Annotation: A computed fold for a 1484-nucleotide RNA from an uncultured bacterium, annotated as small-subunit ribosomal RNA.

RNA sequence: UUGAUCCUGGCUCAGGAUGAACGCUGGCGGCGUGCCUAACACAUGCAAGUCUAAGGAGAACGUAUUCUUCGGAAUACUAUUAAACUGGCGGACGGGUGAGUAACGCGUAGGAAACCUGCCCUAUAGAUUGGGAUAACCUUGUGAAAACGGGGCUAAUACCAUAUAAUAUUGUAAAAUCAAAGAAGGCUUCGGCUUUCGCUAUAGGAUGGUCCUGCGUCUGAUUAGCUUGAUGGUAAGGUAAAUGCUUACCAUGGCAAUGAUCAGUAGCUGGUCUGAGAGGAUGAUCAGCCACACUGGGACUGAGAUACGGCCCAGACUCCUACGGGAGGCAGCAGUGAGGAAUUUUGCGCAAUGGGCGAAAGCCUGACGCAGCAACGCCGCGUGAUUGAAGAAGCUUUGCGGAGUGUAAAAAUCUGUCAUAAGGGAAGAAUAAUAUAUAUUCUAACACAAUAUAUAUCUGACGGUACCUUAUAAGAAAGCCCCGGCUAACUUCGUGCCAGCAGCCGCGGUAAUACGAGGGGGGCAAGCGUUGUCCGGAUUUAUUGGGCGUAAAGGGCUCGUAGGUGGGCUAGUAAGUCAAAAUUGAAAUCCAAUGGCUUAACCAUUGUCACGGUUUUGAUACUGCUAGUCUUGAGUGAGAUAGAGGUAAGCGGAAUUCCUGGUGUAGCGGUGAAAUGCGUAGAUAUCAGGAGGAACGCCAAAGGAGAAGUCAGCUUACUGGAUCUAUACUGACACUGAGGAGCGAAAGCGUGGGUAGCAAACAGGAUUAGAGACCCUGGUAGUCCACGCUGUAAACGAUGAGCACUAGAUGGUGGGUGAUUCGACCCUCUCACUGUUACAGUUAACGCAUUAAGUGCUCCGCCUGGGAAGUACGUUCGCAAGAAUGAAACUCAAAGGAAUUGACGGGGACCCGCACAAGCGGUGGAUUAUGUGGUUUAAUUCGAUGCAACGCGAAGAACCUUACCUGAGCUUGACAUGCACGGGCAAGCCAUAGAAAUAUGGCCCCUCUUCGGAGUCCGUGUGCAGGUGCUGCAUGGCUGUCGUCAGCUCGUGUCGUGAGAUGUUGGGUUAAGUCCCGCAACGAGCGCAACCCCUGCCUUUAGUUGCCAUCGGGUCAUGCCGGGAACUCUAAAGGGACUGCCGGUGAUAAACCGGAGGAAGGUGGGGAUGACGUCAAGUCCUCAUGGCCUUUAUGCUCAGGGCUACACACGUGCUACAAUGGCCGGUACAAAGAGUUGCAAGACCGCGAGGUGGAGCUAAUCUCAUAAAACCAGUCUCAGUUCGGAUUGGAGUCUGCAACUCGACUCCAUGAAGCUGGAAUCGCUAGUAAUCGUGAAUCAGCAUGCCACGGUGAAUACGUUCCCGGGCCUUGUACACACCGCCCGUCACACCACGAAAGUCGAUUGUACCGGAAGUCAUGAUGCCAACCCGCAAGGGAGGCUGCUGCCUAUGGUAUGGUUGGUGAUCAGGGUGAAGUCGUAACA
Repeated sequence: UUGAUCCUGGCUCAGGAUGAACGCUGGCGGCGUGCCUAACACAUGCAAGUCUAAGGAGAACGUAUUCUUCGGAAUACUAUUAAACUGGCGGACGGGUGAGUAACGCGUAGGAAACCUGCCCUAUAGAUUGGGAUAACCUUGUGAAAACGGGGCUAAUACCAUAUAAUAUUGUAAAAUCAAAGAAGGCUUCGGCUUUCGCUAUAGGAUGGUCCUGCGUCUGAUUAGCUUGAUGGUAAGGUAAAUGCUUACCAUGGCAAUGAUCAGUAGCUGGUCUGAGAGGAUGAUCAGCCACACUGGGACUGAGAUACGGCCCAGACUCCUACGGGAGGCAGCAGUGAGGAAUUUUGCGCAAUGGGCGAAAGCCUGACGCAGCAACGCCGCGUGAUUGAAGAAGCUUUGCGGAGUGUAAAAAUCUGUCAUAAGGGAAGAAUAAUAUAUAUUCUAACACAAUAUAUAUCUGACGGUACCUUAUAAGAAAGCCCCGGCUAACUUCGUGCCAGCAGCCGCGGUAAUACGAGGGGGGCAAGCGUUGUCCGGAUUUAUUGGGCGUAAAGGGCUCGUAGGUGGGCUAGUAAGUCAAAAUUGAAAUCCAAUGGCUUAACCAUUGUCACGGUUUUGAUACUGCUAGUCUUGAGUGAGAUAGAGGUAAGCGGAAUUCCUGGUGUAGCGGUGAAAUGCGUAGAUAUCAGGAGGAACGCCAAAGGAGAAGUCAGCUUACUGGAUCUAUACUGACACUGAGGAGCGAAAGCGUGGGUAGCAAACAGGAUUAGAGACCCUGGUAGUCCACGCUGUAAACGAUGAGCACUAGAUGGUGGGUGAUUCGACCCUCUCACUGUUACAGUUAACGCAUUAAGUGCUCCGCCUGGGAAGUACGUUCGCAAGAAUGAAACUCAAAGGAAUUGACGGGGACCCGCACAAGCGGUGGAUUAUGUGGUUUAAUUCGAUGCAACGCGAAGAACCUUACCUGAGCUUGACAUGCACGGGCAAGCCAUAGAAAUAUGGCCCCUCUUCGGAGUCCGUGUGCAGGUGCUGCAUGGCUGUCGUCAGCUCGUGUCGUGAGAUGUUGGGUUAAGUCCCGCAACGAGCGCAACCCCUGCCUUUAGUUGCCAUCGGGUCAUGCCGGGAACUCUAAAGGGACUGCCGGUGAUAAACCGGAGGAAGGUGGGGAUGACGUCAAGUCCUCAUGGCCUUUAUGCUCAGGGCUACACACGUGCUACAAUGGCCGGUACAAAGAGUUGCAAGACCGCGAGGUGGAGCUAAUCUCAUAAAACCAGUCUCAGUUCGGAUUGGAGUCUGCAACUCGACUCCAUGAAGCUGGAAUCGCUAGUAAUCGUGAAUCAGCAUGCCACGGUGAAUACGUUCCCGGGCCUUGUACACACCGCCCGUCACACCACGAAAGUCGAUUGUACCGGAAGUCAUGAUGCCAACCCGCAAGGGAGGCUGCUGCCUAUGGUAUGGUUGGUGAUCAGGGUGAAGUCGUAACA
């Protein structure tokens, strides 16, 4: 995620942090921090020098003096100088960076008896005697330069030799070998003595380094084998030093599943961030270690380097050049370019701290101390304080009253942090040095010197500092984000799926709290948001702390290796474990306390902590180890037992098919129905015989066996396992099991057989829109056998193996036992296996429940959102098919499990309805009326559209209506109302113009009054009117529909984690959730029913306008009159019917069936009455109404036209097609209504519609008003007619201002289609259908429509299988917009990422070979050479330098591989996309 629920599970957010960046904004201070990218390239300056008390040599400017030819020259000072040179020490520190490195690199703990250590400290001893050079300098040469060469001079703390020689080195010993340097001060009798600093050797220390070892230190197995100096030994070399460090020889080792090798990534740590913690992430600043210094290689010097600001070589790049050659290395501090989202000044100073040199002064120090820039971070302060209205203005909003902003502002009073100005003004400074004094040491010395103390002098970059005081003055100082939920905070306008927002869910399609703006509010605040990254939340990798029956997840099964784990007792040991102590765990950081900056950040001091490592000592319960022992785990033996356990061979009968023969004749076969097929050449059927292959009926079962897959006729042979019983033996021998091995259905593959039946593929026939399917007829692989391969299944109990424990009940299979019996069965107890049901417990629920999914232990396998995908690539296996292992990019916010309520099902059960059926009459065909669609038109106004629009709104369009069109006019308006001003106008009548509205003129000229004015009307102006304009998807109201269907709910209780359930289900019954019974339910409400109206019977009351039986009167006749109150009727009140009575059925109930009585019998008939809700159903054009739009027009008035059009299509009706009829004549019988703007009688006129005239009637009185079918006679005689009446011509009547477009009716004439209607479809169950007429509403007139009324008056219902609709229960579901649902795949189009691919371009690495710079080393040797030795000398020796040769070797080259990346025509699959195409595979 769902309509809702519980669970699983991912995605997202709220917190903290940051070397950050970006957007908007920006007052101050303190403390920190600042190239994360190009270890890219660098202009310029600076960053390592110093020492004259180691040494020699030694300027210039300038000043003074002298000389002068007035040009100048010389001397002295400058000068114990500068710049150079030799020499010493230092340039190996300090500073930078993180490229490389997965390593003894780092961390931690150890070791070095295997080592080095300049300067420093301590101790001992020494420091003899000599010598030869060389730079500087002078001179000369080459070169553009850099630089180099020749000649000459000279010094040393430079160099060499010699002497001495141990606590040094070598050696068993004897013995041998090895050093040095002076300088400054003081004193001096000039011999020397002495102080300080230096020098040499040795020993020790300290410090710093080097080497070795244990442990720890990222990812990948789609990297599984790696290694030849490799592992060890001997010898030699080499090193400061152990060692294959190197070489020769010998041996064949070494590492690796506890992950070697290879590949990728990475400096490590103290720490930092986060977290409750365990952990996770990280390694800026500070600190420790390492590595590097343009890239690669190399050594030299030195105590120390394989050397950032040294050298040599190679390479790339940059610069200079006279083209011959040279120079360079900011990953030092600043700075520049480039890259980038992004990171500062070419600052000041050595005052402090520290470092180098020096005896010291001092010099040097881009270390460092400071300042500058940056809100980059943390911390602190401020932007004012008090008073101030029932509350200004503005703005916003409004229900127009108000409300909000809001004490907020203004105003008044006050303060002065900060800022500005002025003044004052610390700490950081103490050394050193010098001077003086004192003391000590040294000494011959009171010198000198050293050491210590005291005093004085002197030293500040920061710095115009911090801080303090005074003055002015509220002045200069607030923004950013958010306001739908999560998440604190709401309104108005604009926009209209547009523009846009968005972290997730999601907003926006005309009323947006979600977009944009305003107002208001919330949060934080000199910042606020956004983005990136890390931890958290996330128990979402689960040690703490998860899971695997159905959500992702148990390996198909067994054996078994390594490993892990393991029964009882005793003893020992002390590895784990526990305790104590010691040591280490740098400092900083964290934490606590205290203190210092006004506070804080920050800093300091002290303390704690540091869970780790190591060592020593102790303890011995548990684990381990060693030794011994036990039997209960496990196993072996003995005796029985069951079985489709396995393998092989043989045998058997039934059936199918085929063959042969007989009988026999026309069909058989097959299906929903058919056809293909077989059959007259004899099928099917039937009988007999034969052949061959496969499978084994009954027994047979929820039964048995096996590890699983699986196993079934019978017999035999071989063979595995299991169970039970009694007990003998072994003595923990056990469990699990990564890799590994074996077994492993079906299909498939290979070779060779076999083939009866069945049967993929294939063929044909059907079905179908199609049918590549389902169905049918055939049919090949295959199925069978042997051998071999494959190795997978929903290989499932979707449940790994083993052990133990935890209520029961009841079956089955195989054993044993007790009791009983003659024996068996039944029965008791027990072991093993296998079922059902159920408690505790458990589970998200379903469920599981001694065969656990309960409670525990041991071991293995597996899971971590869905899709992409079990795909790609790689590898292994396979003959192939394929199997095993097994990703990512990209994409989505879900996917999923269980259960709930509905809805749905061409699921099931039950029931109902004119639903079907049974009937009667229609529609659909014709003419016509009417409505609709469509078309047409200037307009044909608008709405209604399946049932539930279509004779509907419209109960009545000639004008009006009227909303539409054309034209003519009006603008406070046809209508309402307020205010202001003016008027007595108005209405009416007449005339003129005009189509009229209207305009102008004439006549006429208001009422009341307290005389102020009021009312009414007109005009002008202003608020406003008006709108049948839009939105029925903003609404109210009303209505339709399911449906007059029997349903829809609630309270309390109970059940369930919950949605929910129960009640409302069940058994009966009913028209009904109607009633009864039962029941964790008990009650109640809205519906049903009843109450209301009409009608059917009776009674009572009343008796006119109605009635007339009896009595009387009258008429041609008539309740006409008197009268009557009986009847009918009228209209009021009552009665009556309730399953009340009887019988039967039924649970004795409810109820049903039948009957009696009754006018009526089981709701008597009809009406009104419409539950919760559904359809965004209909209506803004009845009315009301929000919002929007319009305002000289979308409003209003008028005339004419239109709504009445007409190739066509549909709905609803009328009239017919005729004889159950038409026509003519005659005779009967209603009900319900209407009527004064009306109905209108009698009378007269007209053929008639109608006219004239007007009695009566405001109605039980009069009128409309003759009811018609029917009935009785007559006629027509089956025809397009005496049926039918359309259409048309003529003549009229009526209504109305007016019948042309466009009314109805009458008369005469005309006389169309139509002869009963295809597919289909509608109504109706009784006073109903059908048929016949009558009335009324609307209305001047206009009905075939609508509403109502009565007359005549049927047929049929077996029944519920089917169609449609509905109710209830149940079931399935992937549906919930609810089957008009959901949803799959191909194809087409667009985009995206990825795979393959002939190739092609890089990177990296291996192997083989070539070549080989610089350089170390080695060997010999050319040339050259001062010290020492021999030698009178020449010369020789030792030694050195240079070049050559050899080994090694960087860059490079050739060849060939591996790994990896980019790109690639084309090909393949995948994902996403609003409405595309084809089908409909899945969910009932």

Annotation
The RNAcentral record of the sequence draws on ENA. The coordinates come from a structure-prediction model, not an experiment, and the mean pLDDT is 83.